[in-house]
Molecule: Glycine riboswitch aptamer
Organism: uncultured Woeseiaceae bacterium
RNA sequence: AUAGCGUGCCCAGAAGAGACCUCGUUCAAUUGAGGCGCCGAAGGCGCAACACGCCCGGAAACGCUCAGGCAAAAGGACUGAGUACGCUGA
Numbered sequence: 001a002u003a004g005c006g007u008g009c010c011c012a013g014a015a016g017a018g019a020c021c022u023c024g025u026u027c028a029a030u031u032g033a034g035g036c037g038c039c040g041a042a043g044g045c046g047c048a049a050c051a052c053g054c055c056c057g058g059a060a061a062c063g064c065u066c067a068g069g070c071a072a073a074a075g076g077a078c079u080g081a082g083u084a085c086g087c088u089g090a
Base pairs, nucleotide, nucleotide: 003088004087005086006085007084008083009082011080012079013078018036020035021034022033023032024031037070038069039068043066044064045063046062050057
């Protein structure tokens, strides 16, 4: 209980890091290949306590940087408002 939690939709907010270099394609490229540097907040992977006879298990805003990203736009974890459904429950 006009509560709490979860999920979907919608609105608002929302960080970081080269509009780097070489070659090609092209009318031009935000296109293709290669090179060096960098970022963490889509996604993914890893684990401490703990659990388990053993194996298997096991969180994050931590770690990795596979993926993704490094002008704007887009995307964006997450936060807040609204709404719908579901669950909990005196």